[in-house]
Molecule: transfer RNA
Organism: Puniceicoccales bacterium
């Protein structure tokens, strides 16, 4: 150097252009003699940076940057 695929809550990943979820983590409570385990509840997001289209982007399009994985 070219190709291809990723970047979203602390991890793990979802989301068909129309108010960004889930699990597991933390937090409070409930249960146990006490931990764990279980029940309930609830925090927590500039969707990787700039830009473009659009009434309206995590989603489409450009270009930048980091990763993985193939060619050279």
């Nucleotide at each position: 150097g070219g190709g291809c695929u990723g970047g979203u809550a602390g991890c793990u990943c979802a989301a068909u252009g129309g108010u960004a979820g889930a699990g597991c983590a933390g937090u409070g409570g409930c249960c146990u003699u006490u931990u764990a385990a279980g029940c309930c509840a609830u925090u927590g997001g500039u969707u990787c940076u700039g830009g473009g289209u659009u009434c309206g982007a995590a989603u489409c399009c450009c270009a930048g940057u980091c990763g993985g994985c193939c060619c050279a």